Model confidence (mean pLDDT): 83 of 100. A computed fold for a 477-nucleotide part of an RNA from an uncultured bacterium, annotated as small-subunit ribosomal RNA, 3' major domain. It matches the Rfam family "Bacterial small subunit ribosomal RNA".

Context: one part of a larger RNA
RNA sequence: UGACGGGGACCCGCACAAGCGGUGGAGCAUGUGGUUUAAUUCGAAGCAACGCGAAGAACCUUACCAGGCCUUGACAUCCCAUUGACCGGUCCUUAAUCGGACCUUUCCUUCGGGACAAUGGAGACAGGUGGUGCAUGGUUGUCGUCAGCUCGUGUCGUGAGAUGUUGGGUUAAGUCCCGCAACGAGCGCAACCCCUAUCCUUAGUAGCCAGCAAGUUAAGUUGGGCACUCUAGGGAGACUGCCAGGGAUAACCUGGAGGAAGGCGGGGACGACGUCAAAUCAUCAUGCCCCUUAUGGCCUGGGCUACACACGUGCUACAAUGGUGACUACAAAGGGACGCAACCCUGCGAAGGCAAGCAAAUCCCAAAAAGGUCACCCCAGUUCGGAUUGUAGUCUGCAACUCGACUACAUGAAGCCGGAAUCGCUAGUAAUCGUGAAUCAGAAUGUCGCGGUGAAUACGUUCCCGGGUCUUGUACU
Numbered sequence: 001u002g003a004c005g006g007g008g009a010c011c012c013g014c015a016c017a018a019g020c021g022g023u024g025g026a027g028c029a030u031g032u033g034g035u036u037u038a039a040u041u042c043g044a045a046g047c048a049a050c051g052c053g054a055a056g057a058a059c060c061u062u063a064c065c066a067g068g069c070c071u072u073g074a075c076a077u078c079c080c081a082u083u084g085a086c087c088g089g090u091c092c093u094u095a096a097u098c099g100g101a102c103c104u105u106u107c108c109u110u111c112g113g114g115a116c117a118a119u120g121g122a123g124a125c126a127g128g129u130g131g132u133g134c135a136u137g138g139u140u141g142u143c144g145u146c147a148g149c150u151c152g153u154g155u156c157g158u159g160a161g162a163u164g165u166u167g168g169g170u171u172a173a174g175u176c177c178c179g180c181a182a183c184g185a186g187c188g189c190a191a192c193c194c195c196u197a198u199c200c201u202u203a204g205u206a207g208c209c210a211g212c213a214a215g216u217u218a219a220g221u222u223g224g225g226c227a228c229u230c231u232a233g234g235g236a237g238a239c240u241g242c243c244a245g246g247g248a249u250a251a252c253c254u255g256g257a258g259g260a261a262g263g264c265g266g267g268g269a270c271g272a273c274g275u276c277a278a279a280u281c282a283u284c285a286u287g288c289c290c291c292u293u294a295u296g297g298c299c300u301g302g303g304c305u306a307c308a309c310a311c312g313u314g315c316u317a318c319a320a321u322g323g324u325g326a327c328u329a330c331a332a333a334g335g336g337a338c339g340c341a342a343c344c345c346u347g348c349g350a351a352g353g354c355a356a357g358c359a360a361a362u363c364c365c366a367a368a369a370a371g372g373u374c375a376c377c378c379c380a381g382u383u384c385g386g387a388u389u390g391u392a393g394u395c396u397g398c399a400a401c402u403c404g405a406c407u408a409c410a411u412g413a414a415g416c417c418g419g420a421a422u423c424g425c426u427a428g429u430a431a432u433c434g435u436g437a438a439u440c441a442g443a444a445u446g447u448c449g450c451g452g453u454g455a456a457u458a459c460g461u462u463c464c465c466g467g468g469u470c471u472u473g474u475a476c477u
Stems, first nucleotide, its partner, number of pairs: 002476001003474003007471007015461002019425005026316008034307002042053002064302007073125001077124002079121006088103005106115003127291002130289003136285002138280003141276001143274001148187006154163003167178003193268004198236007207226002212223003239262001242256005318418001322377007334365003339358002344353003384415001389410007431453007
């Protein structure tokens, strides 16, 4: 100088407290451990591994296992020889690859050959999701969006070093003000960027009868018009700018006015010096080591989906603020040509048939749901709950046995609010309701978005956890 203290002082954070809803009990989904297995591929391991890599394992993927097959190789460059093709098609064989037979089939030329391709051969080499993340690059997590981390010159000290960065106030902030042997500066903070909240303007193939006309069972349907809504370009607007009080006349704080918005308006992107030999050699790249008729390559089948059990994360419930039936409103954000698919018909239904429109503010997915109105249920393992199982089907796809999703009928399990313990959240938030997308042939209760309805509580900082500043002790540095 740091680090540490069951030392002190001050301050902050859904850290506690005050509240609301959960998890831990049940069934199921999913990940992990363990066990099992021929194989159950590999990685991730307190917070910061465990719905994580995986934005989607029937084959493929796939790296694992069994069996069958290949050895210059599935892929790249070079050499020699042969052929004229390559591609494509047919047949035999096989579990399939492999293997065998046949058909079709090039260009340029100075006729020497060349281009291209296939086959055969020799090696140089290819190949490796083999090892080492404790040899590495790159990328990422975390402390933490915490307010810190440093430098130049000067000054002080023999020196390590100190000062600045401490102090008095203040702030979300090393934010700003004042003081001071310091004066300045850099990386961080903030601002500049994007979305959102108000208005103006520009523009009108979506919106409007607002004003006119036509027209309909119903339609902005048509003429016409951009006023409004909206869309998407530009601009305005918020700066403690104004007022009062407090404060040191400062920074700033409290209240008020005006305003759509008020003191960082709300949200996002953005992550300092560094810490954890943190994670990743399986995204990729890469040193070294290892394999080279195999640790490489092709194929079929299986496995990653096993199941006494243990844990994490979720979904659905246990009901009346509810369940069921009928009727009836109001979104946003997205996707669509190997696609989205209206209407109509068939089917109880999943779906099928036919097929209009739409590369989409124009057409479609598309029904928003919770909500509202009426009716039934009457507190029960029930008209709650839906696991499990049986039968019959639909769809995708070479193919749903291992091992898909969905539908109908039947079946109707556990469960009556959950021990110790533990998690999230401070406002359009929690809770609750539906909706879309990526991946994707098919396969979400996961993930990432979108809007609808819409709370309660915060006295306070004694305590638990984490962090910051100053100070003190130290047998550590």